[in-house]
Context: one part of a larger RNA
RNA sequence: GAACGAACGCUGGCGGCGUGCUUAACACAUGCAAGUCGAGCGAGAAAGGCACCUUCGGGUGCUGAGUAAAGCGGCGCACGGGUGAGUAACACGUGGGCAACCUGCCCUUUGGUGGGGGAUAACACUUCGAAAGGAGUGCUGAUACCGCAUAAGACCACAGCCACUUCGGAGGCAGAGGUCAAAGGCGGCAGCUUUCGGGCUGUCGCUGCCAGAGGAUGGGCUCGCGGACCAUUAGCUUGUUGGUGGGGUAACGGCCUACCAAGGCGACGAUGGUUAGCUGGUCUGAGAGGAUGAUCAGCCACACUGGAACUGAGACACGGUCCAGACUCCUACGGGAGGCAGCAGUGGGGAAUUUUGCGCAAUGGGCGCAAGCCUGACGCAGCAACGCCGCGUGGGUGAUGAAGGCCUUCGGGUCGUAAAGCCCUGUCAGAUGGGAAGAACAAGCCGGUUUAACAGCCGGUAUUGACGGUACCAUCAAAGGAAGCACUGGCUAACUCCGUGCCAGCAGCCGCGGUAAUACGGAGAGUGCAAGCGUUGUUC
Numbered sequence: 001g002a003a004c005g006a007a008c009g010c011u012g013g014c015g016g017c018g019u020g021c022u023u024a025a026c027a028c029a030u031g032c033a034a035g036u037c038g039a040g041c042g043a044g045a046a047a048g049g050c051a052c053c054u055u056c057g058g059g060u061g062c063u064g065a066g067u068a069a070a071g072c073g074g075c076g077c078a079c080g081g082g083u084g085a086g087u088a089a090c091a092c093g094u095g096g097g098c099a100a101c102c103u104g105c106c107c108u109u110u111g112g113u114g115g116g117g118g119a120u121a122a123c124a125c126u127u128c129g130a131a132a133g134g135a136g137u138g139c140u141g142a143u144a145c146c147g148c149a150u151a152a153g154a155c156c157a158c159a160g161c162c163a164c165u166u167c168g169g170a171g172g173c174a175g176a177g178g179u180c181a182a183a184g185g186c187g188g189c190a191g192c193u194u195u196c197g198g199g200c201u202g203u204c205g206c207u208g209c210c211a212g213a214g215g216a217u218g219g220g221c222u223c224g225c226g227g228a229c230c231a232u233u234a235g236c237u238u239g240u241u242g243g244u245g246g247g248g249u250a251a252c253g254g255c256c257u258a259c260c261a262a263g264g265c266g267a268c269g270a271u272g273g274u275u276a277g278c279u280g281g282u283c284u285g286a287g288a289g290g291a292u293g294a295u296c297a298g299c300c301a302c303a304c305u306g307g308a309a310c311u312g313a314g315a316c317a318c319g320g321u322c323c324a325g326a327c328u329c330c331u332a333c334g335g336g337a338g339g340c341a342g343c344a345g346u347g348g349g350g351a352a353u354u355u356u357g358c359g360c361a362a363u364g365g366g367c368g369c370a371a372g373c374c375u376g377a378c379g380c381a382g383c384a385a386c387g388c389c390g391c392g393u394g395g396g397u398g399a400u401g402a403a404g405g406c407c408u409u410c411g412g413g414u415c416g417u418a419a420a421g422c423c424c425u426g427u428c429a430g431a432u433g434g435g436a437a438g439a440a441c442a443a444g445c446c447g448g449u450u451u452a453a454c455a456g457c458c459g460g461u462a463u464u465g466a467c468g469g470u471a472c473c474a475u476c477a478a479a480g481g482a483a484g485c486a487c488u489g490g491c492u493a494a495c496u497c498c499g500u501g502c503c504a505g506c507a508g509c510c511g512c513g514g515u516a517a518u519a520c521g522g523a524g525a526g527u528g529c530a531a532g533c534g535u536u537g538u539u540c
Stems, first nucleotide, its partner, number of pairs: 001540004006536005013391006019384002021349001026347003030344003035075003040072002048063006082302003092226007101219002106215008114148001116146002123138006153180004158175001160173003164169001184207010228274003235265003240262008277299004281292004304325005327338004355381001357380003363377001364375004394424004404415004428481001430476005438467001444461006484529005489510003495524005505512002
């Protein structure tokens, strides 16, 4: 000198854009943060309103409404969001390999979707419990569950040919044997039927379902190289190193197990200890390098602490399950409930870090044919000079060089065109009026096109804004409301007076202060920055 997620002191007008628990991965009250689908399925309220009846207590019917709430089932909950405790490791970065692998939804393509069965929740009744939560009996549906059929194909074990090969294997073609599927829903048209609710058949379309092949995307495993410190850590290792058989996994492998062998690593630093998430980047520097890893982006790890598996395409799962532990809460003492390192917020710790805000209008995500619902992701607003950037606090004129302050050699000098006065302007703030872009869709309606018809496609129309009556524009009034902080001995830009008298004090270094201190305290003047200025801390 530059920089900062900063803090502290004094001061503080406005706007834009960013940033904001670096400490206790400490404990958490409260609310919200993951649901959705009735076009998979069965069932299905109440309040209120209307009508009628009434013993005036009420009852019945219609509506509310096939709505709410709940249940079975499907998809999602493995994304998104947080944190950096652990980890010195194939965790990360980079470049390869998998002839040792998986991949829901999505895309392309091939072939199918036949015919049956038995349950179970919801519900009703009974019952246990303080509760949380159960138990029994009975009824019922499905795209829930289970056989059977079919098998282009896939898989398994045989066996033949072709061509490839890193000689380990991998691919293609044909053969005979065995194993393996499925689910429906919605709409249009026509016909039949009807208890007028609907049902059945045919046909067309859309969407699902099953099996296979390929792709895309996402992941798993593995290898070379790279990036911390300590040798005042020198030896470490028994599933250890390798082999065989078996098991396990999507998959290779001591990953696991039995047996066999005795290996494996290490001064090119094993083992141990300390510290630490890694990277793109960021800061600094001419660079080389050094330091760092907030915000944003990629990867990893974690979710009260430790352990475990289940479901699933995917988890050993932050707002799932089970076990153990610590802590907190409820209890009828028998037993139960919980997990903010999600967004706000509270206590605590600390030098120190914000609102228990608005909205799904946009972007993105989940579910759904869609309408739509959900979304503390996100978009916005609030707080904080925490940072960067921009603007303002006025402009011109004005000498009797006013008053006043300070200094003085008492002549004067200086603050100083500074002020006042006069003439203007109108940024910001204030008031009034107008007032956006961000909106593109989708569904609806109209028209066209297409189709056997629907769907689809095209055009038009109408609708949708949290921010927000915000930005912006115009008008009005008015110099009116808006300057401080540090320094002035040298380094280092800027000097005099008074007070003090090695005292009080200053100080980054050198050093000042013991009676004329440009170094302490005050005043005047000056210098430097400026809505900031200094100090402290840290890095280069």